Transfer RNA from Neocallimastix lanati (nom. inval.), 72 nucleotides, folded computationally.

RNA sequence: GGGGUGUUAGCUCAGCGGUAGAGCAAUUGACUGCAGAUCAAUAGGUCUUCGGUUCAAAUCCAGAACGCCCCU
Numbered sequence: 001g002g003g004g005u006g007u008u009a010g011c012u013c014a015g016c017g018g019u020a021g022a023g024c025a026a027u028u029g030a031c032u033g034c035a036g037a038u039c040a041a042u043a044g045g046u047c048u049u050c051g052g053u054u055c056a057a058a059u060c061c062a063g064a065a066c067g068c069c070c071c072u
Stems, first nucleotide, its partner, number of pairs: 001071007010024004018055001026042005048064002051061002
């Protein structure tokens, strides 16, 4: 230098054009002598960034950043 791939909640990951989700973690409540386990509920996201396409974009397209892999 060229190609591929990933970036979504604190962590690990779904979501393949139509209101952003799960598990774990956190908080509150129930239960318990206290705690754990269990049960219920709540909170937590400008979907890496900047443009474009579209009635509508996490999702499609172009550029950029960072990580990983391959080629040279």
Source information: The organism belongs to Neocallimastix, within Eukaryota. The prediction has a mean pLDDT of 83.